[in-house]
SAM riboswitch aptamer (S box leader) from an uncultured Bacteroidota bacterium, 107 nucleotides, folded computationally.
RNA sequence: AACUUAUCAAGAAAGGCGGAGGGACUUGCCCUAUGAAGCCUUAGCAACCUUCCUUAAUUGGAAAGGUGCUAAAUCCUAUCCUGCUUUAUAGCUGGAAAAGAUAAGUC
Repeated sequence: AACUUAUCAAGAAAGGCGGAGGGACUUGCCCUAUGAAGCCUUAGCAACCUUCCUUAAUUGGAAAGGUGCUAAAUCCUAUCCUGCUUUAUAGCUGGAAAAGAUAAGUC
């Protein structure tokens, strides 16, 4: 890299270096010299794995060692289905898929 499973409307930022981009990709929209990306330090969030206690039981709880995360729902959207509005383009509601992210595992 590939594959499998689970989750993705909650939650949590300050400082230093840096100096123009960033939000994966399309679209829209947004963030950004009142300082983007990236790197570092400290702090925090959460509880997937882990440890401990507990239970008939992954039943309930605690911790925070390994990851992860700390603008906006995965920021919205794209493909299909459904319903509503519209002369139509199109807009909107709900559902599913695809893609992506993270964790654990397989090879």
Notes
Rfam family: SAM riboswitch aptamer (S box leader). Gene Ontology term of the family: regulation of gene expression.